[in-house]
Context: one part of a larger RNA
Molecule: small-subunit ribosomal RNA, 3' major domain
Organism: Olea europaea var. sylvestris
RNA sequence: UGACGGGGGCCCGCACAAGCGGUAGAGCAUGUGGUUUAAUUUGAUGCAAAGAAAAGAACCUUACCAGGGCUUGACAUACCGCAAAUCAUCUUAAAAGAGAGGGGUGCCUUCGGGAACACGAACAUAGGUGGUGCAUGGCUGUCGUCGGCUAGUGCCGUAAGGUGUUGGGUUAAGUCUCGCAACGAGUGCAACCCUCGUGUUUAGUUGCCAUCGUUGAAUUUGGAACCCUGAAUAGACUGCCGGUGAUAAGCCGGAUGAAGGUGAGGAUGACGUCAAGUCAUCAUGCCCCUUAUGCCCUGGGCGACACACGUGCUACAAUGGUCGGGGCAAAGGGUCGCGAUCUCGCGAGGGUGAGCUAACCCCAAAAACCCGUCCUCAGUUCGGAUUAUAGGUUGCAACUCGGCUGCAUGAAGCCGAAAUCGCUAGUAAUCGCUGGUCAGCCAUACGGCGGUGUAUUCGUUCCCGGGCCUUGUACA
Numbered sequence: 001u002g003a004c005g006g007g008g009g010c011c012c013g014c015a016c017a018a019g020c021g022g023u024a025g026a027g028c029a030u031g032u033g034g035u036u037u038a039a040u041u042u043g044a045u046g047c048a049a050a051g052a053a054a055a056g057a058a059c060c061u062u063a064c065c066a067g068g069g070c071u072u073g074a075c076a077u078a079c080c081g082c083a084a085a086u087c088a089u090c091u092u093a094a095a096a097g098a099g100a101g102g103g104g105u106g107c108c109u110u111c112g113g114g115a116a117c118a119c120g121a122a123c124a125u126a127g128g129u130g131g132u133g134c135a136u137g138g139c140u141g142u143c144g145u146c147g148g149c150u151a152g153u154g155c156c157g158u159a160a161g162g163u164g165u166u167g168g169g170u171u172a173a174g175u176c177u178c179g180c181a182a183c184g185a186g187u188g189c190a191a192c193c194c195u196c197g198u199g200u201u202u203a204g205u206u207g208c209c210a211u212c213g214u215u216g217a218a219u220u221u222g223g224a225a226c227c228c229u230g231a232a233u234a235g236a237c238u239g240c241c242g243g244u245g246a247u248a249a250g251c252c253g254g255a256u257g258a259a260g261g262u263g264a265g266g267a268u269g270a271c272g273u274c275a276a277g278u279c280a281u282c283a284u285g286c287c288c289c290u291u292a293u294g295c296c297c298u299g300g301g302c303g304a305c306a307c308a309c310g311u312g313c314u315a316c317a318a319u320g321g322u323c324g325g326g327g328c329a330a331a332g333g334g335u336c337g338c339g340a341u342c343u344c345g346c347g348a349g350g351g352u353g354a355g356c357u358a359a360c361c362c363c364a365a366a367a368a369c370c371c372g373u374c375c376u377c378a379g380u381u382c383g384g385a386u387u388a389u390a391g392g393u394u395g396c397a398a399c400u401c402g403g404c405u406g407c408a409u410g411a412a413g414c415c416g417a418a419a420u421c422g423c424u425a426g427u428a429a430u431c432g433c434u435g436g437u438c439a440g441c442c443a444u445a446c447g448g449c450g451g452u453g454u455a456u457u458c459g460u461u462c463c464c465g466g467g468c469c470u471u472g473u474a475c476a
Base pairs, nucleotide, nucleotide: 001476002475003473004472005471007470008469009468010467011466012465013464015460016459019423020422021421022420023419026314027313028312029311030310031309032308033307034305035304042053064300065299066298067297068296069295070294073125077124080120081119087102089100090099091098092097107114108113127289128288130287131286132285136283137282138278139277140276141274143272148187149186150185152183153182154163155162156161167178168177169176193266194265195264196263198234199233200232201231202230203229204228208223209222210221237260240254241253242252243251244250303442316416320375321374323372324371325370326369332363333362334361337356338355342351343350344349382413387408389406390405391404393402429452430451431450432449433448434447435446
């Protein structure tokens, strides 16, 4: 100087407390361990691995296994020879591959040849998701959006080092202020960026309003006030008032205001820590393989199942379930696409194919909600697992191993031990909608969007984590 202390002081955080809803019990989904296996490819392992890499494993992907094949190779550069290349047919085969005989000539040209592509041989070499993240770059997690971390000059100390950065106040903040052997800086903080919330100006089509017309529409005409959309701009600064404070920084209350003290949310992550993670995004040193640890193909596996753990979904019901009727969003996506209408089907879906490269057309039905009917506390008209069967759909192909529909079946489960998690306001809870990936989908995941919309916070004694000062130490 640090680190540590079941030392002390001050302070903060959904850290506790106060509340609301969960998990742990059930069934299923999904990830992991273990076991099994020819293979169940690999890495990730307290927080900070485990619905994570994977924004989508039937083939492909795919790295694994079995079998069948190739050896200058699937890919790149260079050299030589032959021949344009593409093409179609046949044999064999699970395919890859191997073999056979056909057709057919192009472009440029100084007629020597050249360019592109294919084939053959040899040689430099290709190739490796092989190893090492404890050789590395880059990227990322974490402490932590915590308020810290530094160095110049000066001063102090023999030196390590200290001071500055400590102290009195204050703040979300090393934020600001006062003081001070320090003075002035850098990097973090804040602000500058984006979205939302208010007004003004400007611009009005496909949007808005009115009008004509209609059962409802298509549609006609007019307008720029509103809504909305895009652009520009104003607005919030403790600016004003009162109190308090040290005449400071600030704090408390009030006014004005759409918004008040960081307005709300996001992006933004200092010096460093963990030899943290990644050689399987990529790049790369060294080592290793080179008729194989490379490459192609078919099939299988990644989907196994005494069990254990994590994350979720659906429930156990009456604040509910069922059926009928009624009503209200936002944000997205669409031409290899979204697909209206009509029609067939109980339905998934099929046929038809209007419109739309989209403020125009479509996906599209929002659902919780409201009104009415039945159910009356039961393993039930709760719950939907499982299983049988019949279908339709994507795709060469749904057996291993897709999702969807109809009918039948109707398991566990009556609110869950110890323990444990999230959340402070349009939040929690609850209700649907949508997107990416994607032929299809194992999505109950992940990312967004809106609808309805609580309760509680006395307080900082305690648990956990962190910051500053101080103290002890046989630790570095």